About this RNA
c-di-GMP-I riboswitch aptamer from an Acidobacteriota bacterium, 88 nucleotides, folded computationally. Taxonomically the source falls in Acidobacteriota (Bacteria, Pseudomonadati). It was read from a public genome assembly, where an Rfam model found it. Its Rfam family is "c-di-GMP-I riboswitch aptamer". Gene Ontology term of the family: cyclic-di-GMP binding. Its mean pLDDT, the model's own confidence on a scale to 100, is 81.
RNA sequence: CCGAAUUAAAGGCACCCCCGCAGUGAUGCGGGUUCGCAAAGCCAGGAGUCUCAGGGUCGACCGGCCUUGAGAUCGUCCGGUUACCGAA
Numbered sequence: 001c002c003g004a005a006u007u008a009a010a011g012g013c014a015c016c017c018c019c020g021c022a023g024u025g026a027u028g029c030g031g032g033u034u035c036g037c038a039a040a041g042c043c044a045g046g047a048g049u050c051u052c053a054g055g056g057u058c059g060a061c062c063g064g065c066c067u068u069g070a071g072a073u074c075g076u077c078c079g080g081u082u083a084c085c086g087a088a
Base pairs, nucleotide, nucleotide: 012037013036017032018031019030020029021028022027035075041081042080043079045078046077047076048073049072050071051070052069053068054067055066056065057064058063
């Protein structure tokens, strides 16, 4: 000097829940909150789970199962991508 990396330092995000708003809904947004997170930053590419609608089926209803389409979830996982500090 370069690399890696624990601790530390500076910070960051913000679960559940409550209030308001949007949506058929899953859920999202804003405020409060702070369970936790080294990517709990971002992306819906793969999978999982969830919602709505259509079709088929279980004798009918409720309900279940299969399937198609549209959507949601990145704080479910994988993957992609960007990123702070850095003793020993």